[in-house]
RNA sequence: AGAGUUUGAUCAUGGCUCAGGAUGAACGCUGGCGGCGUGCCUAACACAUGCAAGUCGAGCGUAAUUCUUUGAAUUCAUACCUCCGUAGAGAUUUCUUUGAUGAUUACGGCGGACGGGUGAGUAACGCGUAGGCAACCUGCCCUUUGCAGGGGGAUAGCCGUUGGAAACGACGAUUAAAACCCCAUAAUGCAGCCUGAUCUCCUGACCGGGCUGCCAAAGAUUUAUCGGCAAAGGAUGGGCCUGCGUCUGAUUAGCUGGUUGGUGAGGUAACGGCCCACCAAGGCAACGAUAUCGGUCCGACCACUGAGGGUGAUCGGCCACAUUGGAACUGAGACACGGUCCCCACACCCACAGGAGGCGCCACUGGGGAAAAUUGGCCCAUGGGGGAAACCCUGAAGCCACCACCCCCCCUGAAAGAAGAAAGGCUUCCGAUCUGAAACUUCUGUCCGUGGGGAAGAAAUCCUUGACGGUACCCUUGAAGGAAGCCCCGGCUAACUACUUGCCACCACCCCCGGUAUUACUUAGGAGGCGAGCGUUAUCCGAAAUUAUGGGGCGUAAAGAUGGCUUAGGUGGUUACCUAAUCGCAUGGUUUAUCGCUGUGGUUCACCUAUUGUUCGCCCUGCAAACUGGGCAACUUGAGUGCAGGAGAGGAAAGUGGAAUUCCUAGUGUAGCGGUGAAAUGCGUAGAGAUAGGGAGGAACACCAGUGGCGAAGGCGACCUGCUGGACUGUAACUGACACUGAGGCACGAAAGCGUGGGUAGCAAACAGGAUUAGAUACCCUGGUAGUCCACGCUGUAAACGAUGAUCACUAGGUGUGGGGGGACUGACCCCUUCCGUGCCGGAGUUAACACAAUAAGUAAUCCACCUGGGGAGUACGGCCGCAAGGUUGAAACUCAAAGGAAUUGACGGGGGCCCGCACAAGCAGUGGAGUAUGUGGUUUAAUUCGAAGCAACGCGAAGAACCUUACCAGGUCUUGACAUCCAACUAACGAAGUAGAGAUACAUCAGGUGCCCUUCGGGGAAAGUUGAGACAGGUGGUGCAUGGUUGUCGUCAGCUCGUGUCGUGAGAUGUUGGGUUAAGUCCCGCAACGAGCGCAACCCUUGCUAUUAGUUGCUACGCAAGAGAACUCUAAUAGGACUGCCGUUGACAAAACGGAGGAAGGUGGGGACGACGUCAAAUCAUCAUGCCCCUUAUGACCUGGGCUACACACGUACUACAAUGGUCAUCAACAGAGGGAAGCAAAACAGCGAUGUGGAGCAAACCCCUAAAAAUGGUCUCAGUUCAGAUUGCAGGCUGCAACCCGCCUGCAUGAAGUCGGAAUUGCUAGUAAUCGCGGAUCAGCAUGCCGCGGUGAAUACGUUCCCGGGCCUUGUACACACCGCCCGUCACACCAUGGGAGCCGGUAAUACCCGAAGUCAGUAGUUCAACCGCUCUUAUAGGAGGACCGCUGCCGAAGGUAGGAUUGGCGACUGGGGU
Repeated sequence: AGAGUUUGAUCAUGGCUCAGGAUGAACGCUGGCGGCGUGCCUAACACAUGCAAGUCGAGCGUAAUUCUUUGAAUUCAUACCUCCGUAGAGAUUUCUUUGAUGAUUACGGCGGACGGGUGAGUAACGCGUAGGCAACCUGCCCUUUGCAGGGGGAUAGCCGUUGGAAACGACGAUUAAAACCCCAUAAUGCAGCCUGAUCUCCUGACCGGGCUGCCAAAGAUUUAUCGGCAAAGGAUGGGCCUGCGUCUGAUUAGCUGGUUGGUGAGGUAACGGCCCACCAAGGCAACGAUAUCGGUCCGACCACUGAGGGUGAUCGGCCACAUUGGAACUGAGACACGGUCCCCACACCCACAGGAGGCGCCACUGGGGAAAAUUGGCCCAUGGGGGAAACCCUGAAGCCACCACCCCCCCUGAAAGAAGAAAGGCUUCCGAUCUGAAACUUCUGUCCGUGGGGAAGAAAUCCUUGACGGUACCCUUGAAGGAAGCCCCGGCUAACUACUUGCCACCACCCCCGGUAUUACUUAGGAGGCGAGCGUUAUCCGAAAUUAUGGGGCGUAAAGAUGGCUUAGGUGGUUACCUAAUCGCAUGGUUUAUCGCUGUGGUUCACCUAUUGUUCGCCCUGCAAACUGGGCAACUUGAGUGCAGGAGAGGAAAGUGGAAUUCCUAGUGUAGCGGUGAAAUGCGUAGAGAUAGGGAGGAACACCAGUGGCGAAGGCGACCUGCUGGACUGUAACUGACACUGAGGCACGAAAGCGUGGGUAGCAAACAGGAUUAGAUACCCUGGUAGUCCACGCUGUAAACGAUGAUCACUAGGUGUGGGGGGACUGACCCCUUCCGUGCCGGAGUUAACACAAUAAGUAAUCCACCUGGGGAGUACGGCCGCAAGGUUGAAACUCAAAGGAAUUGACGGGGGCCCGCACAAGCAGUGGAGUAUGUGGUUUAAUUCGAAGCAACGCGAAGAACCUUACCAGGUCUUGACAUCCAACUAACGAAGUAGAGAUACAUCAGGUGCCCUUCGGGGAAAGUUGAGACAGGUGGUGCAUGGUUGUCGUCAGCUCGUGUCGUGAGAUGUUGGGUUAAGUCCCGCAACGAGCGCAACCCUUGCUAUUAGUUGCUACGCAAGAGAACUCUAAUAGGACUGCCGUUGACAAAACGGAGGAAGGUGGGGACGACGUCAAAUCAUCAUGCCCCUUAUGACCUGGGCUACACACGUACUACAAUGGUCAUCAACAGAGGGAAGCAAAACAGCGAUGUGGAGCAAACCCCUAAAAAUGGUCUCAGUUCAGAUUGCAGGCUGCAACCCGCCUGCAUGAAGUCGGAAUUGCUAGUAAUCGCGGAUCAGCAUGCCGCGGUGAAUACGUUCCCGGGCCUUGUACACACCGCCCGUCACACCAUGGGAGCCGGUAAUACCCGAAGUCAGUAGUUCAACCGCUCUUAUAGGAGGACCGCUGCCGAAGGUAGGAUUGGCGACUGGGGU
C1' cells in the first nucleotide's frame, strides 16, 4: 500500500466481499512449564449456611470467681490458767474497704454517612471543564486567645411480681456517670439601635467606636498525659449558583397554572415559587420547546497518518441505587446496603393470638444462559474504625486454589552421521521425493525427579512477631529419558500430485466448484503458515474519499424544487478613525495514574517504578493589529429614481370582420354518393351527392411567419379601442450600499379531471356497427356521448426539458439574425464601433466519454434545493390538503450481486445506400402422378450388423452381400489362443491314402521325404514346425464432447491480417475508409499513414492456330501388293502467338470502358487442378493411428446354416414410358472418341430363332480384337390403351461358379398391369451449353437403370435488378454477445417467505380527573399526662404556673389501592391485498 466481482473486451459510476488490528469473549481439535494481569456482559432473578462494624473499664453502674488490701466478727488448734477466763503469732468461715482479673448486660462516648457492591433509573447543572457564593455549613485534625465556680433531680441495668408459643414486654423497688437539668461568670460571639474611616462586583463588604439584651463547661489517671467549654483563623470535606460542551428521529409543533415575575410572611446551613397569601399575565419554542424511543457520564481503552468513529470491563474521579414505592428521626454529616416507621409483592416460624426477613459485601446454592472461580488461609505488609496504650475488629487489603481468558519468557534436545537403506506416496519405470530425516556414535541438562542449604519482603517501639512458605533461589545427583499440535494448499493468498466419487455426496467470505481424466468435495503422500496453541463464530475500527470540514457529487450514471415574489437566516462595494472577537507569541494557574522519551529494578521480557517532556481544552495578565464584526463619519462604481426615446402574438376587458365546415330553406337536376390496400356498415327515387341563391349558429383565425418577437415559468398569433405590467437604449439631475440568495410563507401554474349555470358548428375518450384477423375488447371505415367553448369556483400535477437553480466577475476568435445608440458618408444602402437579446461553428480549458465552450458543463465567489447500490416503492401506515379523483410528506421486513452510464468490436433488423450470383425474370427440359430399380425411415424379425440426418444424410461409406466378404443371429467347438515377441525341450520343413461327422475337428497311422551356411566332422547357427510354462496376444467393444490425420460446408466468396508510425485514458481506430474502375482489397487518384504477408491474378495441365524437328505399326499425289516418298492427315517434342499491343471516342493528362482494324483466337479465349484467416464441440475411434475406460474358457478365435434381399406404409434419387418430331419392317449397312486386353481380348468360318456353343487366325497392342447408335433413304401403322408401353406370370433354355431354393445375369415363346404428360409445390441449365443418341472403363468368377469417362446430333432466351434466396462493402439503431433459433413482459397453475388491511381478543407504558387515605413532618388543641426551673407550704408533705410529651384528637400534604374516559405501543386473528423467491 491494495485486491476480487457487472462486459465479448473498455473506461468511468456504484454497491457487495477479502487481506489488518482488537476483545471481560464463546465453540471445535489439541495441550509441557513459569511470570504478570483478568474472570456473571444474561435474571437490579430468588437466596439455605458462615462471615463482612465495631471499640473504649483511662466515662459509668452491677452479678459470679480468684488474688490483694483495710477493718470487724465467728469458730478451731495451741499457750497460760484450778475453773471462770485471758492472750492468740497461726488456721477456718462470714462481712466490710481498696485494687486487680474478668463473662455478660446496660447507661455513656466515638464510629456504623468511610471502606465494599451494582449500574436499574436519570437527557439532568447528572457529568466534564472554567468560574462564582458580598447567599453557606464543616465532627475528628492544626494554630491562637480565654475559661472550667456552685448546685439539683432522675433513669437503664440488676432485683422482685407478672403477661406471652415466641419475638418481646408491663408494674414495683433501688442505683452511677464525661448521661440530663438549673444558677453564676463572659467577649473578639449572637441580636437590636446609634455612629466614623476605607473599599467595591446591584443587593453591599471590611475595620472601628458607643449602648442594651442573650448564651458555656467534665472529668479520668499508672501523674507522663488525655479529654471538656467559648471564640477567631487554617486545613479537609461538602452545599448552592452560573458560562460552555454533552445521542436519535419532525411520520412528536406547539408547551406551560406555582406556570413567569412582583410584594409580604414562612422555611433552610444558605439563595431561590422552596412553600403560602395577594397582585400582574407572563415564560419556553424552528438556534427544535413539549411528548416519546433507546442510553449513566468522564479520565481513559480500541482502531486510525490525522480529523472523525466505536467502547465506557479491570484501575481512578463524580453521580445514582440497596426487594418496589413513600416518609421522617438521630447526627458535624443520611432522608442512611448489613438503622427506624408505613403500604404492596415474595418467602420463613407459629401454640393461629402474633412475629421475623432483605447477599446489587466475601464465599456458596438454585435459576437463566454460548458463557466465568474456593462455602480457602491471614491480619505479615498497606490502609481504615475505636482506644492514652497494649490491643481488638477489618471477606478492605496482602496471599493461596481454579480456568491457555489475555500478554510475555522458556522447553520438547545438540553435534556428528550416505549403504544417499527400507516402508510410504509419485513415475516418462530411467529415476527423483520424504532424506542428514531416522537408526548408529559422542555430548549437554533448561523444565522435570532425588538429596542438602535457604532468603529479601521487618519498618521502630523494649520484648515478640512472616499468611505467602521450607516458596523463590543456590549446590549435588539421575536421566534424551516425560513434553506438538492446528489450519490451509483454484484466484484473492504463501503452498500440488495421486486415488475414489460422478450436478451425487459435499464445499463455499466473494467470484464460484462438482454432470467419468475436479490442483476447488473426501482420503493419502508431499508442500505452506502459525506454534502451546491453531481455526471458527460474534462485535468494533480500518480498508470506505462508501456521509467527503479536511476530502465527493447533481446535462446523459442516484441527484436542480414547474417557475416566481418575499420573511427569518447566511453572505456582502470604496475611504478614514475608535473598539471587540478570532488568530499568533509570552507569563502564571489548572490538567492523578495512563500514553511518549530516557533511566532503575525485575536473570531476559511482559510487568513495576523514578525523572522529564510535547500537544489539546479553559481561566488570569501583557503585546501586535492586516483581514472580519460593532460604532461613527464620508464616497459613488453596485442598486434604485428622474428625464428623453423607440420595439413587441406581454396581460385583462369590450366591440368588429372575412374565409371555411355543418345545418335549414326554396330552385335546377338524376342515380348514385361516401369510404378503403380491397370492401362493407352508412346516406339516397319519400330525390341524395353535385350546382347556384338566401338564412342560422358555434368554434378557430390561412397567407404575412422567420432556430423572428414578448413573458418569471405555464404560455401568447384576425382587426380596432381604452386600461395596464415588464424589459431595452441614451442622459448623468437625484438617493447613497438602499444589495445577492432565500428554509418556512404567499400568489401563479399545460392538458386531463371535478362542481354550478350556459353553449355546442367541427372534432371526439366511452359506446354501437362494418372490416381485418387464428382471435382483434386494437390499428382502418361509418356513426357518436361526455369533453373541447364561456362565466365563477376547485384540482396543483407533466419528458412542467436546455433532462443544465439564482446572482456577480474574468477568460481567443469567426459568422448570421431581432431591437436601440454613436462614427463616417451626398446617401434611408454599404462600412466601422457599442449595449441588450437570440442561433451556428470553433480554440484553450473541462469531461468517464458523448459533448460543453462568453447564453460554459471553463476559472473563482455567495446562497438555496437535492443524491448516497438494484428491487420492494414513490408502495404501506400516520399527518396535512382536496367534493371526489387524488396530491404532498414518506418507511420497513424481505431479496439480489449486481442494477445503471458512455464509448468499442461484432452479430442482427419485416433500417438505408452501392454491388454480385441460373438468385429472380425470359426460355428449354424435368421432378412431384404410373410401373420398375435403388437408398432411407418405419414396422417386423432369432438376426434383419454398423455408420451418415436441413442446405452440407437418403444410386451416401459400398469401384459390385449366393458361400467368402460379414462386423449380425442360431447351433457346434478352442482357451498362451486364428496373429506377434521372448524362454526351454524336441524335430528339417513338407506330406498321400482310410474311418466318423454338417463341418471345424477327432481317431488311426506313418507310406514317402530329408534342404541352406560354417565346421577341428563331435557339432554349431539362420529360418521353420511341434510341445510346455508364463509374460502377453486379441477386440469392427465405449467415448469423434479426450485426440492426430483425412474430409464436407460457407466459397473460387474477396476477403483475413501484421510491423513501424499516428490518434484515443482505454477497448480500439487508422492503414482496409473516400472518388472512380474491375471477375477480383483488380488497378488508378486522393488521404497520417508508409510498407509487408496469406488470399485474387499469373506460373502448371488440357483444348483451339502456326512453325520447326522427328517419321512406325500411321499417311498416300499408287487399280492391288511389294517397294518408295516425306507433301497431306496424324503422332509427340520444342518454339511462336494475345499484351487493351495499335486506332478512335469517353474519362480527371489516371486506371479503365466502348467501338474498330488486324488475327485461328480479343479483352481472365474454353475447361481443369489449385480452397486465405476462420465458422459449424460439422463427419469419421468401422480406412488408419491413438489417450482413457471395459471384456479375457470371452465383448477373443474357428465352423455349418441363416440374415444384411423381410413388407401395411412414407420419402429421396434414377430408369422406362404414356407415342406420329413416333413405333415397326426393310435397305445401304455410313460416320466417332476415349479406353481395355494374357487365369486376357478373341477374328474368320460353322451350329443354333437366340442367349450361346464349336473353333482358335492374330495380338503383351498407333500393328490384332472388343466396336457404335441416333441420323439418312424407302414401305407400313392413322390416334386407339393401339403394331404405344412394357410390368407381372408360365414354359423352355444358356452362362459363371463347390453351390444360383432363400438370392445372380442372359435368351426364346407365351402372357400384356399401371400409364393418355401429371395437384400444391419444386430442380437443372447461358453454347458446342441444355436436350437427345450410343460407346468405354473401374469393381468383378458371375451380376450396373449406379458411378467415372468418351464422342455423335445439337437449340431457345436474358427487357432488366422492383421482388424471393445467398453473398460482399459502407452507414444507422440495439436493452443482443450461446450473438434474433437472441433477449424479454404480464396473467394463470403449484410451493415457500416476509409484510399491509381486518370483525375483534389479550397485554404493556406514561399521564389526567375523581374517590379512599397508611406512616410521617408541620399546624391546632376544651381531653390525658409530666422529676428538674419558678413558686407555695415551712419540714417530710405539696396546690399552682411556665415549659413540654414517643399520649389522644382535628386539619393540610401524602404512597399504594379503586373508578372513569381517552392516548400510545406490542402480540394473536377467520378472511383479504399486493410484494419477493

Small-subunit ribosomal RNA from an uncultured rumen bacterium, 1477 nucleotides, folded computationally. Model confidence (mean pLDDT): 80 of 100.